[in-house]
Context: one part of a larger RNA
RNA sequence: UGACGGGGGCCCGCACAAGCGGUGGAGCAUGUGGUUUAAUUCGAUGAUACGCGAGGAACCUUACCCGGGCUUGAACUGCAGGGGAACGAUUGGGAGACCAAGAGGCCCGCAAGGGCUCCUGCAGAGGUGCUGCAUGGUUGUCGUCAGCUCGUGCCGUGAGGUGUCGGGUCAAGUCCCAUAACGAGCGCAACCCCUGCGUCCAGUUGCCAUCGGUUCGGCCGGGCACUCUGGACGGACUGCCCACGCAAGUGGAGAGGAAGGCGGGGAUGACGUCAAAUCAGCACGGCCCUUACGUCCGGGGCGACACACGUGCUACAAUGGCCGGCACAGAGGGAAGCCACCCCGCGAGGGGGAGCGGAUCCCGAAAGUCGGUCACAGUCCGGAUCGGGGGCUGCAACCCGCCCCCGUGAAGCUGGAAUCGCUAGUAAUCGCGCAUCAGCCAUGGCGCGGUGAAUACGUUCCCGGGCCUUGCACA
Numbered sequence: 001u002g003a004c005g006g007g008g009g010c011c012c013g014c015a016c017a018a019g020c021g022g023u024g025g026a027g028c029a030u031g032u033g034g035u036u037u038a039a040u041u042c043g044a045u046g047a048u049a050c051g052c053g054a055g056g057a058a059c060c061u062u063a064c065c066c067g068g069g070c071u072u073g074a075a076c077u078g079c080a081g082g083g084g085a086a087c088g089a090u091u092g093g094g095a096g097a098c099c100a101a102g103a104g105g106c107c108c109g110c111a112a113g114g115g116c117u118c119c120u121g122c123a124g125a126g127g128u129g130c131u132g133c134a135u136g137g138u139u140g141u142c143g144u145c146a147g148c149u150c151g152u153g154c155c156g157u158g159a160g161g162u163g164u165c166g167g168g169u170c171a172a173g174u175c176c177c178a179u180a181a182c183g184a185g186c187g188c189a190a191c192c193c194c195u196g197c198g199u200c201c202a203g204u205u206g207c208c209a210u211c212g213g214u215u216c217g218g219c220c221g222g223g224c225a226c227u228c229u230g231g232a233c234g235g236a237c238u239g240c241c242c243a244c245g246c247a248a249g250u251g252g253a254g255a256g257g258a259a260g261g262c263g264g265g266g267a268u269g270a271c272g273u274c275a276a277a278u279c280a281g282c283a284c285g286g287c288c289c290u291u292a293c294g295u296c297c298g299g300g301g302c303g304a305c306a307c308a309c310g311u312g313c314u315a316c317a318a319u320g321g322c323c324g325g326c327a328c329a330g331a332g333g334g335a336a337g338c339c340a341c342c343c344c345g346c347g348a349g350g351g352g353g354a355g356c357g358g359a360u361c362c363c364g365a366a367a368g369u370c371g372g373u374c375a376c377a378g379u380c381c382g383g384a385u386c387g388g389g390g391g392c393u394g395c396a397a398c399c400c401g402c403c404c405c406c407g408u409g410a411a412g413c414u415g416g417a418a419u420c421g422c423u424a425g426u427a428a429u430c431g432c433g434c435a436u437c438a439g440c441c442a443u444g445g446c447g448c449g450g451u452g453a454a455u456a457c458g459u460u461c462c463c464g465g466g467c468c469u470u471g472c473a474c475a
Base pairs, nucleotide, nucleotide: 001475002474004471005470007469008468009467010466011465012464013463015459016458019422020421021420022419023418026314027313028312029311030310031309032308033307034305035304042053043052064300065299066298067297068296069295070294076124077123078122079121080120081119082118083117084116087104090101091100092099093098107114108113126289127288129287130286131285135283136282137278138277139276140274142272147186148185149184150183151182152181153162154161155160166177167176168175192266193265194264195263197234198233199232200231201230202229203228206224211221212220213219237260240254241252242251243250244249303441316415320374321373322372323371324370325369326368332363333362334361337356338355341352342351343350344349381412386407387406388405389404390403391402392401428451429450430449431448432447433446434445
C1' cells in the first nucleotide's frame, strides 16, 4: 500500500422485510451428470455450466462408430515429362463412393507456344488432431458499481502519501463549501435511438368532416380538414412562486404544462479481477498425422435408460371445462412465396383460382362479452400412454418428423426441507409475429400488442457493493 475480520461508523441494491406469482411433488419437453454402447462426436461445470455453443441432428449437417473406396488427393498454387480439345451419351459390376469399358466430339495461334484436361513424378496441400497454462480477436463476471489514474507542486531516507481526505449534497469522484495543493485524463452525466405533447412540410392510408353519385362497402367523383405515416423543428431548465440553506441543494395535494425535478425504455460497460471461457467461428506460435489423425460413400450414432439434477410446458379445476353468437391489436413476414374466394373432405388437407415484390393483396387474434350446459365427482377436470385409420414435406419418415380423425384414457386433489422472479403499464395472465427452416421434434429464443394488480413500516438480520476508520497471523 492492499487484501481480510463472526471490528466500528456512514450509505446503496427486489439484498432482507411487505406483497403477488412460481420452482421443489405429477405427466411430458429439453439440457446435463451418470450408466450403457461399435459409437452414444466435441466443448461449457459455484455465483459467471446445465431450452448453453444449436437462430432447426431423418440423409446432408457430422466433427463419432461399422463397413466399402481414393491417394497430387474433395478444394487451391507451381514445376518437369508424356497423352488428349474441353466435354462425355451409353454399357458392365456395385449399397453407393468407386472400378472397368467407351460411341461421339476435334479449342486458340502462321509458328514457337498457350487455355482446358488426363496419366507419371515432385514441391507445396489437407487435419473440427494436441496445447485457451504460448497467443490475437471476441465474450462472461464483479458492475451501470463510482470508481481508476496522470502532470506539476508539497510531505516522506524509502515503499508511498497528498490531490481522491473533511462538512454538506446527489442516481453518480454529481455539485457546493472547506483545504498544500492546483489542474487534467479514462469513467458519471450530456451529445445518439425509441416512446409520451405540439407546430411546419408532404399526401393513391385516412374522412360524409363538407358537396354529389351509390349495386351502400371510402365503393366512385372529389378533397388533405382530421386520424395516420414520415421527415424537420419546438418543448423541461428547479426556468417561475413559497419555505429552509453560506452554497450546492432539499421540501411544497404551488402555478403553468402532454410531460416535471434523471418523464419511461434502449444503446453505451473506466483501470482492472477470475493463468475465467473459446485453438470447434475465425486467425496464429509450437507439437503431432501424412495410402493416413487427410478425403469420398452406404448404414448406424449424436434420439441409448435402473437412476440423479437444472430449465420449462400442461395440469390438478367452477374467477373453471365444454357448446353456440358477437367484438377489439401491435409488430412483423410474403414470389421455388403469402394465398382471398369457390368446390370436395368431420378434419389435417386436396382441386380450382383472383390479388399482391405489397400503408393498396394475403397471413391475422386470444383472454373478453352475450346466452346455454356441467354441480364438486378423479368428474363433461386432466391429458400422458397405447390401438386403428388418414394427411403433408421430402430421393427416403424402421431406427428418428409434424399434423388430423376415432378409440383408449395414466399420474395428478396445490406439492417436505428448501428455493426463484418481480416496485407499474411492472408482476400475473392472454394470444400474435419473426429468425433458422423442404419438413420439424419450438413447450426454446427474440420481438409484439390485449387485460392488468398487490405491497414497500423500515434497514436489526441474510447476500452483494461503495466511502472513511481500526486491528492484523497474509501478500
Molecule: small-subunit ribosomal RNA, 3' major domain
Organism: uncultured bacterium